The RNA shown here (Bacterial RNase P class A) has 359 nucleotides and comes from a Candidatus Hydrogenedentota bacterium. Lineage of the source: Bacteria > Pseudomonadati > Candidatus Hydrogenedentota. Of the family's consensus pairs, 96% are formed in the model. It matches the Rfam family "Bacterial RNase P class A". It is annotated as a ribozyme. Its family is annotated with ribonuclease P activity, tRNA processing and dimeric ribonuclease P complex in the Gene Ontology. The coordinates come from a structure-prediction model, not an experiment, and the mean pLDDT is 77.
[in-house]
RNA sequence: CAAGCGGGCCGAACGGUCGCGGUGCGGUUUACCGCAUCGAGGAAAGUCCGGGCUCCACAGGGCAGGACGCUUCGUAACGCGAAGGCGGAGCAAUCCGACGGAAAGUGGCACAGAAAAUAUACAGCCCGCGAAUGCGGGUAAUGGUGAAAAGGUGCGGUAAGAGCGCACCAGCGUCGUGGUGACACGGCGGCUCGUCAAACCCCGUCCGGAGCAAGUCCAAAUAGGGAACCUAUGGCGUGGCCCGCGCCGGUUCCGGGUAGGACGCUUGAGGCGCGCGGCGACGCGUGUCCCAGAUGAAUGACCGUUCACGGGCGCGCAAGCGCCCCGGACAGAACCCGGCUUACAGGCCCGCUUGCCUU
Numbered sequence: 001c002a003a004g005c006g007g008g009c010c011g012a013a014c015g016g017u018c019g020c021g022g023u024g025c026g027g028u029u030u031a032c033c034g035c036a037u038c039g040a041g042g043a044a045a046g047u048c049c050g051g052g053c054u055c056c057a058c059a060g061g062g063c064a065g066g067a068c069g070c071u072u073c074g075u076a077a078c079g080c081g082a083a084g085g086c087g088g089a090g091c092a093a094u095c096c097g098a099c100g101g102a103a104a105g106u107g108g109c110a111c112a113g114a115a116a117a118u119a120u121a122c123a124g125c126c127c128g129c130g131a132a133u134g135c136g137g138g139u140a141a142u143g144g145u146g147a148a149a150a151g152g153u154g155c156g157g158u159a160a161g162a163g164c165g166c167a168c169c170a171g172c173g174u175c176g177u178g179g180u181g182a183c184a185c186g187g188c189g190g191c192u193c194g195u196c197a198a199a200c201c202c203c204g205u206c207c208g209g210a211g212c213a214a215g216u217c218c219a220a221a222u223a224g225g226g227a228a229c230c231u232a233u234g235g236c237g238u239g240g241c242c243c244g245c246g247c248c249g250g251u252u253c254c255g256g257g258u259a260g261g262a263c264g265c266u267u268g269a270g271g272c273g274c275g276c277g278g279c280g281a282c283g284c285g286u287g288u289c290c291c292a293g294a295u296g297a298a299u300g301a302c303c304g305u306u307c308a309c310g311g312g313c314g315c316g317c318a319a320g321c322g323c324c325c326c327g328g329a330c331a332g333a334a335c336c337c338g339g340c341u342u343a344c345a346g347g348c349c350c351g352c353u354u355g356c357c358u359u
Stems, first nucleotide, its partner, number of pairs: 001355010012306007020039008041330001045341002048339005053211004060243004065207005070084005085099001086097004100202002105200002107196003122143002124139006151169006170192001172189007215263004225254006234248004270289008310325006
């Protein structure tokens, strides 16, 4: 200098004028006014997971159903995160993995091919018979088909062959060592079990439901309306079914009234600083801070200056200087929190890898 990999941050700042919402204080009978202070995100998006919280359910058991699936740890919890193991991609930094089981069972593997797993003898090779077409036996090493054909390569051996035997590998079993563990390394051994479970399935672990339009309270109004059905051997009880349990009424349709107010509603599994422990996610201790609560929905508009990127013009060999334009990305809280996923103009910082050049 070039090409990459991983991580973090910003995504305008300051001042003035006017206008909004919350909270506090003051003036005020209330409207209203004044002062102070705070006021959208890294994803607020998706509504995909997990919870807090609220209500229902004696909250129990089972079936069905669903989710996850290597090990250990973290966490309130998770399908999330950290660190590792194994496998794959890459020269590497790194990245990806729907990662338990095919010897419980069922099922698929098109076409081609002789044959696609209780799987094979098409061509070929060898032996015997025969005048010959051919017949009988052996073989799976060679050839062909295919994504895949009964471990691979080589040597010996054989009538020709074959783990038939041997060497080196892979797999499997077993023993030892190391590790919390997944696993790794080594010794020994018979010679050998196709692949797919992101096919059904088996195994292990987990799962009550609904959701702030949850729900609590106050006020007001109406029609203490009408009809049909079930009615204790019944009906209802927040996904389905059964048992149990609880309640005594319930379901459907037509019609009428209300749509107001307060709470929930923002102090939290909270933020930041420091110290300690841990490879790390994170945890413990301590100090400090309060950082939106709207309700048809506030947080905006204008002006000036500075500044970032980009563009244009002029000067200059270049570095650069001056002037003008320009604020452009994704995008707006609605109960809250931890994650994941998706979108993102432009800019900055840190660490690492590879290549080239110079010293």